Predicted 3D model of a 110-nucleotide RNA (SAM riboswitch aptamer (S box leader)) from Exobacillus caeni. It was read from a public genome assembly, where an Rfam model found it. Rfam family: SAM riboswitch aptamer (S box leader). Gene Ontology term of the family: regulation of gene expression.
RNA sequence: UUCUUAUUCAGAGAGGUGGAGGGACUGGCCCUACGAAACCUCGGCAGCGGAUUCUCACUCAUUGGGAACACCGUGCCAAUUCCUGCGGCGGAUACGUCGGAAAAUAAGAA
Numbered sequence: 001u002u003c004u005u006a007u008u009c010a011g012a013g014a015g016g017u018g019g020a021g022g023g024a025c026u027g028g029c030c031c032u033a034c035g036a037a038a039c040c041u042c043g044g045c046a047g048c049g050g051a052u053u054c055u056c057a058c059u060c061a062u063u064g065g066g067a068a069c070a071c072c073g074u075g076c077c078a079a080u081u082c083c084u085g086c087g088g089c090g091g092a093u094a095c096g097u098c099g100g101a102a103a104a105u106a107a108g109a110a
Stems, first nucleotide, its partner, number of pairs: 001110008013042005021031003025085001027083002043077003047074004052068006081102001086099005
């Protein structure tokens, strides 16, 4: 980087360096000199995998379901993935709703 599977209306910020951008992309709409990105320190959150403990089923063992926990790996800490894009349905429009695409993250594979 690509593929597969799962999840995405919950949750969680301070300080330092820095000095103008950032929210993937499009169109919107926002954030930002009351300091953007990035980096560092500390703190926090709890999604996925692992470890540990409890519990239920089965039980010789294994295994499977549920729960707890932040110990390990990874991730995350403005706004639903901020909304949107393509399509179905409803609607005169605005818009609503459902599904998809894209994106992000994890685990596995190439």
The coordinates come from a structure-prediction model, not an experiment, and the mean pLDDT is 83. Taxonomically the source falls in Exobacillus (Bacteria, Bacilli, Caryophanales, Guptibacillaceae).